C1' cells in the first nucleotide's frame, strides 16, 4: 500500500428502518448490619464515533474520514 471486521451509558455488550435506545458490572442513595459486607430496592448516567447521502422517518441502508482489531504478501 491490499483486504476484513468493529465503533451504543465509566466498563464489557444486545438491539432494531418507526413514539422512551436496553441489561450486566461499576457510581449514588435508601435498606440491611454491633460496624462493615453480600443480598434487596430505586436513582443518575447516551449527541448511538464524525460528515454527507437515500427515505415520510437512519443508532440501523448507502459512501466517506478518523480510530482499534484481524488477514495475504
Nucleotide at each position: 500500500c491490499c483486504u476484513c471486521u468493529u465503533g451504543u451509558a465509566g466498563c464489557u455488550u444486545a438491539g432494531u428502518g418507526g413514539u422512551u435506545a436496553g441489561a450486566a458490572c461499576a457510581u449514588u442513595g435508601g435498606u440491611g448490619u454491633g460496624u462493615a459486607a453480600a443480598g434487596c430496592c430505586a436513582a443518575a448516567g447516551g449527541u448511538c464515533c464524525c460528515g454527507g447521502g437515500u427515505u415520510c422517518g437512519a443508532u440501523u441502508c448507502c459512501c466517506g474520514a478518523c480510530a482499534a482489531g484481524g488477514g495475504c504478501g